[in-house]
RNA sequence: GACCCAUCCAGAGCGGCUGAGAGAUCUGGCUCCACGACGCCGCAGCAACCACCUUUAGCCGGGACGGUGCUACCGCCAGGAUCGAUGGAAA
Numbered sequence: 001g002a003c004c005c006a007u008c009c010a011g012a013g014c015g016g017c018u019g020a021g022a023g024a025u026c027u028g029g030c031u032c033c034a035c036g037a038c039g040c041c042g043c044a045g046c047a048a049c050c051a052c053c054u055u056u057a058g059c060c061g062g063g064a065c066g067g068u069g070c071u072a073c074c075g076c077c078a079g080g081a082u083c084g085a086u087g088g089a090a091a
Stems, first nucleotide, its partner, number of pairs: 004088005013043005021032003026079004044071003049067002052062002075083001
């Protein structure tokens, strides 16, 4: 790392550092934020895509050590888009 497949109205926080914006991008809204948002680190938690067990194979099921991911608001809402994010397999 193109293309492909699946999912995106559920769930889950504390501390330290930093210091002004943030919610992917554009527009219009709306919300969060010096009572410290966003981001980074540590620990914790949520979840169950891969892995593992089970299943003749498979579906279903199981638990949650491992690989990810995630822990404001329906991907915050709407419009547009060969849009965005995550996982798997990958030319």
Molecule: SAM riboswitch aptamer (S box leader)
Organism: Glutamicibacter protophormiae